[in-house]
Context: one part of a larger RNA
RNA sequence: GGUUGACCUCGGAUCAGGUAGGAGUACCCGCUGAACUUAAGCAUAUCAAUAAGCGGAGGAAAAGAAACCAACAGGGAUUGCCCUAGUAACGGCGAGUGAAGCGGCAACAGCUCAAAUUUGAAAUCUGGCUACUUUGUAGUCCGAGUUGUAAUUUGUAGAGGAUGCUUUUGGUGAGGUGCCUUCCGAGUUCCCUGGAACGGGACGCCAUAGAGGGUGAGAGCCCCGUACGGUUGGAUGCCAAACCUUUGUAUAGCUCCUUCAACGAGUCGAGUAGUUUGGGAAUGCUGCUCUAAAUGGGAGGUAUAUCUCUUCUAAAGCUAAAUACCGGCUAGAGACCGAUAGCGCACAAGUAGAGUGAUCGAAAGAUGAAAAGCACUUUGAAAAGAGAGUUAAACAGCACGUGAAAUUGUUGAAAGGGAAGCGCCUAUGACCAGACUUGUCUCUAUCAGUUUUGCUAGUUUUCGGACU
Numbered sequence: 001g002g003u004u005g006a007c008c009u010c011g012g013a014u015c016a017g018g019u020a021g022g023a024g025u026a027c028c029c030g031c032u033g034a035a036c037u038u039a040a041g042c043a044u045a046u047c048a049a050u051a052a053g054c055g056g057a058g059g060a061a062a063a064g065a066a067a068c069c070a071a072c073a074g075g076g077a078u079u080g081c082c083c084u085a086g087u088a089a090c091g092g093c094g095a096g097u098g099a100a101g102c103g104g105c106a107a108c109a110g111c112u113c114a115a116a117u118u119u120g121a122a123a124u125c126u127g128g129c130u131a132c133u134u135u136g137u138a139g140u141c142c143g144a145g146u147u148g149u150a151a152u153u154u155g156u157a158g159a160g161g162a163u164g165c166u167u168u169u170g171g172u173g174a175g176g177u178g179c180c181u182u183c184c185g186a187g188u189u190c191c192c193u194g195g196a197a198c199g200g201g202a203c204g205c206c207a208u209a210g211a212g213g214g215u216g217a218g219a220g221c222c223c224c225g226u227a228c229g230g231u232u233g234g235a236u237g238c239c240a241a242a243c244c245u246u247u248g249u250a251u252a253g254c255u256c257c258u259u260c261a262a263c264g265a266g267u268c269g270a271g272u273a274g275u276u277u278g279g280g281a282a283u284g285c286u287g288c289u290c291u292a293a294a295u296g297g298g299a300g301g302u303a304u305a306u307c308u309c310u311u312c313u314a315a316a317g318c319u320a321a322a323u324a325c326c327g328g329c330u331a332g333a334g335a336c337c338g339a340u341a342g343c344g345c346a347c348a349a350g351u352a353g354a355g356u357g358a359u360c361g362a363a364a365g366a367u368g369a370a371a372a373g374c375a376c377u378u379u380g381a382a383a384a385g386a387g388a389g390u391u392a393a394a395c396a397g398c399a400c401g402u403g404a405a406a407u408u409g410u411u412g413a414a415a416g417g418g419a420a421g422c423g424c425c426u427a428u429g430a431c432c433a434g435a436c437u438u439g440u441c442u443c444u445a446u447c448a449g450u451u452u453u454g455c456u457a458g459u460u461u462u463c464g465g466a467c468u
Base pairs, nucleotide, nucleotide: 027058028056029055030054031053038045042092068075069074079106080105081104082103089097090096110318111317112316113264123149124144125143127141128140129139130138131137132136158260159259160257161256162255164254165253166252168250170244171243172242175239176238177237179234180233183230184229187203188219189202190201191200192199204221205220206210212224213223214222269290270289271288272287273286274285275284296313297312298311299310300309353360354359373400376387377386378385379384457468458467459466460465
């Protein structure tokens, strides 16, 4: 000095795991916040603690285990319904607005922190590595952490001590039930019509199935299904017999005590201003100023003082159900509409189109059973026509089922001086319908008569028959 590898520093690229936006918004929560209107005018009031606007969620949200309601022999989280009640109350006490307790019902469920010295022992947790029975467990090593991670305790208490009594874990999981899935009745027999039988006639079959749909016309039996139950396979939620396993001075509850016992601050509250409420000497909320207490504090619907009584324990938090739902997804139904109806839209519809723009906003469904959607020839530049062909049908030819009316062309009939039309009387022509008269044929039903045959009864007989 070069090459390779490791380490250190810097820059870049790619990134395990994790996190946020944006849309939608019917229902829900929070903020912001009008006016039209009503008051027969209008300003407080009302509309309205609404609409528009902003933010944030969930399948529900919010609320929720009492600083409650009460004044009773008291009740006992929240939510929703009935009632209370158009009541109490508010209100230019005008117009109008307008609760709550009780009672009945639906549904029910209770809990967790902070504040204690485990102090004879941070007992707690993230991460790396290893192993395993791998949503994790065990071991081990760093780290977090005493400016506090665990256990214990939450006011209905509780801790500590004493004395006894009672309670319990984790697996495998037969079977049942719920979900998805496979399969499970009976003619395509004969004749006729027809393009086609799913129609008519004949003979059958199934039915706890004759709901419905499809298939060339009205199909229980052709196909899919349908009824009653069963059955195959799968994933996995709930209930659960039975079996295995528990153990440690652990876990939970009850009884006793001359023991101890911490409970949320710029908060409660007061003043003032605004707003809101039925809340009225101020129901709730917000700004500013002042600002507590601990036998304390809040509430007890008329302010204040003193006394008494009742009832809760604020200033921290979680929580299913009953409840809401013009959005989304899924399923089922209908005394709903049937293409000028029903959504604006049954169709390439928020499309075509209009407007600078906000915005406004249509019309438009049907050949046939099957395209078999007219080969080929001929005239023509072609379009198209004439033949030919498909079809049950083309008078169904992608301007397509049926194809009304006004209107147009063509053909035929009739008429025309006083517009046409209308009303009344009447003649003729053409056509249609019906009635009446009459002939013939066929079928069916019924009646009468003749003949023949059979049966039955009677009379008669020359036993063959004859007659009624």
A computed fold for a 468-nucleotide part of an RNA from Thielaviopsis punctulata, annotated as large-subunit ribosomal RNA, domain I. Its Rfam family is "Eukaryotic large subunit ribosomal RNA". Its family is annotated with ribosome and structural constituent of ribosome in the Gene Ontology. Clan: LSU clan. The full RNA is in RNAcentral, with records from SILVA. Model confidence (mean pLDDT): 80 of 100. The source organism's lineage runs through Eukaryota, Pezizomycotina, leotiomyceta, Hypocreomycetidae and Thielaviopsis.